Transfer RNA from Limnoglobus roseus, 72 nucleotides, folded computationally. Model confidence (mean pLDDT): 80 of 100. It matches the Rfam family "tRNA". Taxonomically the source falls in Limnoglobus (Bacteria, Planctomycetota, Planctomycetia, Gemmatales).
RNA sequence: GGCCCGUUCGUCUAGUGGUCAGGACGCCUGGUUCUCAACCAGGCAAUAGGGGUUCGACUCCCCUACGGGUCA
Numbered sequence: 001g002g003c004c005c006g007u008u009c010g011u012c013u014a015g016u017g018g019u020c021a022g023g024a025c026g027c028c029u030g031g032u033u034c035u036c037a038a039c040c041a042g043g044c045a046a047u048a049g050g051g052g053u054u055c056g057a058c059u060c061c062c063c064u065a066c067g068g069g070u071c072a
Stems, first nucleotide, its partner, number of pairs: 001071007010025004018055001027043005048064005
């Protein structure tokens, strides 16, 4: 340098073009407890950046960045 794959809450992860972007762990608040842990209830928090297609994009296309694989 060429080609292929990936990038979603703090972490891991789901998502078939129309969902309030879901779940687990974590965190916060409350309940329970003499206290803590555990348990129960609730809450906060995410689509790598830019552009295009479309009535509508996390989803399809292109470019860039980053990571991984492979060929030379």